A computed fold for a 1473-nucleotide RNA from Candidatus Doudnabacteria bacterium RIFCSPHIGHO2_01_48_18, annotated as small-subunit ribosomal RNA. Its mean pLDDT, the model's own confidence on a scale to 100, is 82.
[in-house]
RNA sequence: AGAGUUUGAUCCUGGCUCAGGAUGAACGCUGGCGGCGUGCCUUAUACAUGCAAGUCGAGGGGGUUAGACCCCCGGCGAACGGGUGAGUAAUACAUAGGUACUUUGCCUUGGCGGAGGAUAACCAGCCGAAAGGUUGGACAAUACUCCAUGUGAUCGCAAGAUCAAAGCUUGUCCCAGCACAAAAGCGGGGAUCGGCACCAAGGAAUAGGCCUGUGUCCUAUCAGCUAGUUGGUGAGGUAACGGCCCACCAAGGCUAUGACGGGUAGCUGGUCUGAGAGGAUGAUCAGCCACAAUGGGACUGCGACACGGCCCAUACUCCUACGGGAGGCAGCAGUAGGGAAUUUUGGACAAUGGGGGAAACCCUGAUCCAGCGACGCCGCGUGCGGGAUGAAGGCCUUCGGGUUGUAAACCGCUUUUGUAGGGGAAGAAUUUCUGACUGUACCCUGCGAAUAAGAGGUUGCUUACUCUGUGCCAGCAGCAGCGGUAAUACAGAGACCUCAAGCGUUAUCCGGAAUCAUUGGGCGUAAAGCGUACCGAUAGGUGGUUUUGUUAGUGUCUGGUUAAAUUUAGGGGCUCAACUCCUAAACCGCUAGGCAUACUGCAAGACUAGAGGAACAAAGAGGAAGCUGGAACGAACGGUGUAGCAGUGAAAUGCGUUGAUAUCGUUCGGAACACCGAUAGCGAAGGCAGGCUUCUGGAUGUUUCCUGACACUGCUAGGACGAAAGCGUGGGGAGCGAAUGGGAUUAGAUACCCCAGUAGUCCACGCUGUAAACGAUGCUGACUAGGCACGAGAGAGUAUCGACCCUCUUUCGCGCCGAAGCUAACGCGUUAAGUCAGCCGCCUGGGGAGUACGGUCGCAAGACUAAAACUCAAAGGAAUUGACGGGGAUCCGCACAAGCGGUGGAGCAUGUGGUUUAAUUCGACGAUAAGCGAGGAACCUUACCUGGUUUUGACAUUGCACUGCAAGCGCUAGAGAUAGCGUCGCCUUCGAGGGUGUGCAACAGGUGCUGCACGGUUGUCGUCAGCUCGUGUCGUGAGAUGUUGCCUUAAGUGGCAGAACGAGCGCAACCCCUGUCGUGUGUUACUUCUGUCACACGAGACUGCCAGGGUUUAACCUGGAGGAAGGUGGGGAUGACGUCAAAUCAGCGUGGCUCUUACAACCAGGGCUACACACGUGCUACAAUGGGGUGCAACAAAGGGACGCCAAGUCGCAAGACGGAGCCAAUCCCGACAAACCACCCCCCAGUUCGGAUUGAGGGCUGCAACUCGCCCUCAUGAAGCCGGAAUCGCUAGUAACCGUGGAUCAGCCUCGCCACGGUGAAUACGUUCUCGGAUUUUGUACACACCGCCCGUCACACCAUGGAAGUGGGUAGUACCCGAAGCUUCUUUAUGGAGUUAAGGUAAGACUCAUGACUGGGGUGAAGUCGUAACAAGGCAUCGGUAGCGGAAGCUGUCGAUGGAUCACCUCCUUU
Repeated sequence: AGAGUUUGAUCCUGGCUCAGGAUGAACGCUGGCGGCGUGCCUUAUACAUGCAAGUCGAGGGGGUUAGACCCCCGGCGAACGGGUGAGUAAUACAUAGGUACUUUGCCUUGGCGGAGGAUAACCAGCCGAAAGGUUGGACAAUACUCCAUGUGAUCGCAAGAUCAAAGCUUGUCCCAGCACAAAAGCGGGGAUCGGCACCAAGGAAUAGGCCUGUGUCCUAUCAGCUAGUUGGUGAGGUAACGGCCCACCAAGGCUAUGACGGGUAGCUGGUCUGAGAGGAUGAUCAGCCACAAUGGGACUGCGACACGGCCCAUACUCCUACGGGAGGCAGCAGUAGGGAAUUUUGGACAAUGGGGGAAACCCUGAUCCAGCGACGCCGCGUGCGGGAUGAAGGCCUUCGGGUUGUAAACCGCUUUUGUAGGGGAAGAAUUUCUGACUGUACCCUGCGAAUAAGAGGUUGCUUACUCUGUGCCAGCAGCAGCGGUAAUACAGAGACCUCAAGCGUUAUCCGGAAUCAUUGGGCGUAAAGCGUACCGAUAGGUGGUUUUGUUAGUGUCUGGUUAAAUUUAGGGGCUCAACUCCUAAACCGCUAGGCAUACUGCAAGACUAGAGGAACAAAGAGGAAGCUGGAACGAACGGUGUAGCAGUGAAAUGCGUUGAUAUCGUUCGGAACACCGAUAGCGAAGGCAGGCUUCUGGAUGUUUCCUGACACUGCUAGGACGAAAGCGUGGGGAGCGAAUGGGAUUAGAUACCCCAGUAGUCCACGCUGUAAACGAUGCUGACUAGGCACGAGAGAGUAUCGACCCUCUUUCGCGCCGAAGCUAACGCGUUAAGUCAGCCGCCUGGGGAGUACGGUCGCAAGACUAAAACUCAAAGGAAUUGACGGGGAUCCGCACAAGCGGUGGAGCAUGUGGUUUAAUUCGACGAUAAGCGAGGAACCUUACCUGGUUUUGACAUUGCACUGCAAGCGCUAGAGAUAGCGUCGCCUUCGAGGGUGUGCAACAGGUGCUGCACGGUUGUCGUCAGCUCGUGUCGUGAGAUGUUGCCUUAAGUGGCAGAACGAGCGCAACCCCUGUCGUGUGUUACUUCUGUCACACGAGACUGCCAGGGUUUAACCUGGAGGAAGGUGGGGAUGACGUCAAAUCAGCGUGGCUCUUACAACCAGGGCUACACACGUGCUACAAUGGGGUGCAACAAAGGGACGCCAAGUCGCAAGACGGAGCCAAUCCCGACAAACCACCCCCCAGUUCGGAUUGAGGGCUGCAACUCGCCCUCAUGAAGCCGGAAUCGCUAGUAACCGUGGAUCAGCCUCGCCACGGUGAAUACGUUCUCGGAUUUUGUACACACCGCCCGUCACACCAUGGAAGUGGGUAGUACCCGAAGCUUCUUUAUGGAGUUAAGGUAAGACUCAUGACUGGGGUGAAGUCGUAACAAGGCAUCGGUAGCGGAAGCUGUCGAUGGAUCACCUCCUUU
């Protein structure tokens, strides 16, 4: 000191989260020792038991045989110490002051004489269960009373009056007595001694009382509060001032600088955090306050309204003989309860301190110690050194190894700790006595590595990674997020990381957070400028130049205080540290005094630059009222006139033969004001427009004069204005037009469109008070480059006066572009969003919500003010790249158009879907599946089904053991696989080896799954012209530039310009075929001469030439010449970056998963060939441009051939058969006559001499085999079909169309398919408006999984919090009344009395607040519910704001407003020329 998280990426805004520190903590796992601290934060809940305040015999009396001791009177103490934090927001606390007061013990001065009567304990009696009470009797005091004295004190002007006292002594001394060997002892008396007391007064200290200034939480959804209230006079009361109390008088007092009310809370020194300023907090320690079961009250006393005192009331608990009594742990322990949670019913007065006492001493749960708890801080340890075969085991592995790891074992050493034994303090102040802790700390010795390591984490933030399991399951998670079969994120393991007797989690506080911003933020678009800022004006804040005074602020110096502890620094003591002691600093504050006087304030004075006033001038839709005008529109009446009008995308509703629309005339009515007219003008804003008149506000310019700071801003409260809609009353009502009705559209259409139409729109008066009331930009002042245009003025120039024009200067206003600067960017830029100053308003994540409740206003609608629970990790701004648009522009393509021929209808062939089936194996599904994989399913193929069989296997490798055996041939059984029998048989060095077979074990095998794990291959966009990089430059950045613009091209092809310059993959070219020519060679071709033909090698075409165009030029275009060929000559091969998780695990390969007597393997038969139907691709046709027959018989190219092609010849109508020549091919064969074509003849428009399906019969061929299920031939049969609906396909030249030929596969073949070959050989293209696809560019975007996108609302379901609600139940504070204890006061007066005041209690009506409540309202959340599609693109009706009506819902419509609207046109402005 920062980091993660919004996006495809970026910058910003903004929240959420994390890393740090801390704790009186708690929980989980774990746990060796010591020191010092610390320990009911919750129920101020209730408490069993013990202890916590006594002491004095030197004040007095008594009891007991005596002593110890006990009881009573009396004195002092018990008001300290200890506990707790309920109450308390000021009767408190902190700090600084003050005085109307008191203060035991201490000191000083003075005094201390005399007298008296009671009483407790006790004795006797009585009552009571007890607690206790009562009557009588006796006696004492340092108890009580009186007299005297009065240093003094109080009162009083004075005179004067009033007020005291107590003794004791076991200190010392003296005197006698008893007793005694002596000493000691016992009781008694005394003292100019001493000590302790006593009385009066004074003094200082200490401790308090009271008063004052300042400071001390939240809430205005608490705005008015107050009747002893505020003050005075007088009496009372107090230690003391005082409404403290009372009587009377006056009517005051407090409050926006927050009264009153409500909520919460003990305050402080300090503590935690923070760089600090601050924020949070108030345990332990210390100071103050308050309280003692709850409430009230006084007594005693120096001191209390009293924790371990009293009285009363209340609640609770206990005892009881039922009549009455007793009690108060928020003292120390302890118990119950509550709670996540907090200790022993310990020891001692040894120390420190306290009370009493003359003292000894007694008491002290204060205190000092011990016990329990890792609760915290600090310290120590759990060993150290050597040790490689890098052991074993674990884990991983690419199988080689790596890692755990010098770690262990093993060897050597040490003993902190532990244990055992021995010694042994300080704390004691003191010469002696005295230690709870404690035989503690510490020291010495023995023993033995011995007794001692865990917790959390390992995706990023954040140090640390692999395997296995799981498979959106189980689970994790602080945030982002992980998990759907290869999870470093879950669980386990290994390894590693961090800290360590602890480690994590949870909770809370500060920090990070500049995320409330004084230090130190913002408000055009992110949250945020009030609709205006108009008003004589107010409180408040701020304020021009100058002089004097003052010294309040300010500055400086000094004094006092700021308790101690804490903190910081330097030292010291515990072995160190924590801890503790000493010294110093600090305690940033308050207060008092001195000095200074620049600035601010205050007081007094002066000034004119701010502000205002006067005079003159001119502009304007500024406002109000009145009068008035024309056009248009509608209506009424009349004329002319006839069948339509109106309306729309198209229609219909509607109007019209009762005469519309149209047209002419007359009359009436209401509303709005064309042209001028404009980014023009005016106004505070809303807003303002025909003309004229009256009244009236403001701003501006010019010049002088006047006043003399009079100024700026401005909350709340007050007044004023305030579009549209809406409301009230009364008018008015032409047009338009929410609602409503009808017609359309539509799946529906509560809409868009059409026909009608009410409120309203208009006027007057009143209310409402809101808008995207916007420049989304508060007001005022100052400063900081310019340029251009417009509106209103003033001045100057030239010239002879004046006017106009022109030019220049200047003030005000209104716009555009721009420098610096600012900004996240967009943009703003003298009209600032720049640089400063003053004042005000507002913001602090999104949603919930501008909502609820409360209050104020309103007739209502509603407005203003304005939350919380809950929920999410985002929401948002600007800009970027794409993609998309029922946005725009440009261009291309058999894309359309122009043509030719088809498909869709028929029959058949073939593929697919569907259905069927034991099986109809599988894959491919818009374009980019469907005559596709398959370029050949009768068996085989074959993957499917049925049945029969095999299990190291049909196929491969290896190991071990055994094996003279296999194969082939023949026979038998069987459907076959297979099984059995026979025969034959290889090498040899006779060991064996190879081969074969059998058994066992590893393993084989799988067309089983995953193409969404992959390789490879392929389709498509698309042979479209694109896709990128390096360096440089621009931008905060994503990115941009280059690749853009103009021209051009088939082309990102080329040229020119240009912050770009170059380059790569694509284009083109290079390659193959073909077209022309040349040269060479020449058999098996062809011919006899040249040549043809074949092969090989070359030439040729490059916009090279000409003309025109092309901006000067260029690229290039058009035309022409020449040429076989002309503008890439024609065709092919060639497919950029990428898209579609496109296709393929069944071509092949391959990860993972899965089957293993089966999902493997073999065999026979069947199936893939099924058939109501639907679709695709084809063939043949429907005929005369034809069909049939005959003929000459015309003319090809390219292929194939040895398990082959097969000639001649013969047979057969034919398919074919026999036959066998030739050919391994420019030689022979297929092969022949290629067909269409051509010539002649017949047919004569018909279901035909068209068409050939279907079926019957007979044959042929292949093949083990033609039934399911092949092809061919002959004869016979002769179906549909007469040119095809909507729709749709191909093709631009040797192309379409028509015609035949060959080949692959192959025993044969379903070929009408595919691939190739030649023959004949067209038509048309005006053109780019439209359809489809594509390319480039621009624009909008809420899309980025990218429009098959995103997304809104109702309804249904589940859950959550919350508002309302008939009510119900509490709590708090007050008011009125009733009742009224104790105590106090007072009166009457001596009684069991009354009065006053008051706590508690009761009643009544309200206030505030909490909880709950049938039902109900909206809100939020929830992978796959329903209905629509409102928004984002012109979102398909631009959207949004206010308002009103309506509608299942989003919403629709009316009216006014905004641009935060696309597109086109126009205008204006700017730049260049």
About this RNA
RNAcentral holds the sequence, with entries from ENA and SILVA. It matches the Rfam family "Bacterial small subunit ribosomal RNA". Gene Ontology terms of the family: structural constituent of ribosome and ribosome.